[in-house]
Molecule: glmS glucosamine-6-phosphate activated ribozyme aptamer
RNA sequence: AUAAAUUCAUAAGCGCCUGGACAUUUUGAUAAAAAUGUUGACGAGGUCUAGAGUUAUCGAAAAACUCGGCGGAUGCUCUAGUGGCUUUGCUUAAGGUCAUAGUAUUAAUCAAAAAAUCAAUAGUAAUAUUGUAACAAAAAUUAAUAUAAUUAAGCUU
Numbered sequence: 001a002u003a004a005a006u007u008c009a010u011a012a013g014c015g016c017c018u019g020g021a022c023a024u025u026u027u028g029a030u031a032a033a034a035a036u037g038u039u040g041a042c043g044a045g046g047u048c049u050a051g052a053g054u055u056a057u058c059g060a061a062a063a064a065c066u067c068g069g070c071g072g073a074u075g076c077u078c079u080a081g082u083g084g085c086u087u088u089g090c091u092u093a094a095g096g097u098c099a100u101a102g103u104a105u106u107a108a109u110c111a112a113a114a115a116a117u118c119a120a121u122a123g124u125a126a127u128a129u130u131g132u133a134a135c136a137a138a139a140a141u142u143a144a145u146a147u148a149a150u151u152a153a154g155c156u157u
Base pairs, nucleotide, nucleotide: 014071015070016069017068019067020039021038022037023036024035025034026033027032042059043058044057048081049080050079051078052077053076054075082099083098084097085096086095089155090154091153092152093151094150102147103146104145105144106143107142108141109140118131119130120129121128122127
């Protein structure tokens, strides 16, 4: 370095299931019950550190479910710390603002997957997995314009 086997890890639209719905079997007899199962978030985007609070961004699909519940979580807010910027030498502190790091507007760029359909496979079934073309928005980035860019101390010249 290559190949094979085994074990562990893999996730944050993520995990789980005592509600609901659906399937099978049994009991029952056409109402239901029990058992065993199935379903239950599609991608885009997103983490400075710690703590607290909180129903955590965007659209696509669908209209029994992405419904409902629990947990978690990169969202938001607050506190403390760290870091960048805060206009023309540097450093520090306070204030402001943000987190590869001012705000707003405009333009450009970047741009999806699933559902559905069809096919294959697994399953008695509900259904699951895989393959196939198409279809977003927010955010972000870049550019332009407008606008904010304060105070104090020290060093150097």